[in-house]
């Protein structure tokens, strides 16, 4: 130097064939239960989907580069 993959809530990940209002599970918060905790139910908060840019009426999704991790070959 070449080439492949992967970036989404505090963490692990789904959303993969573009289409309303971005999701789950822990984790937190605040409540019910208990004499109190744990368990368990119930409600809420939290994301500019790595970035900049293009294609589109329309992009987390597709393209281009560029960060930042990983794997392969040299």
């Nucleotide at each position: 130097g070449g080439g492949c993959c992967c970036a989404u809530a505090g963490c692990u990940c789904a959303g993969c064939u573009g289409g309303u209002u971005a999701g789950a599970g822990c984790a937190c918060a605040g409540u019910g239960c208990u004499g109190a905790u744990a368990a368990c139910g119930c409600u809420g908060g939290g994301g500019u989907c790595a970035g900049u840019g293009g294609u589109u009426c329309g992009a987390a999704u597709c393209c281009a580069c560029u960060u930042g991790g990983g794997c392969c070959c040299a």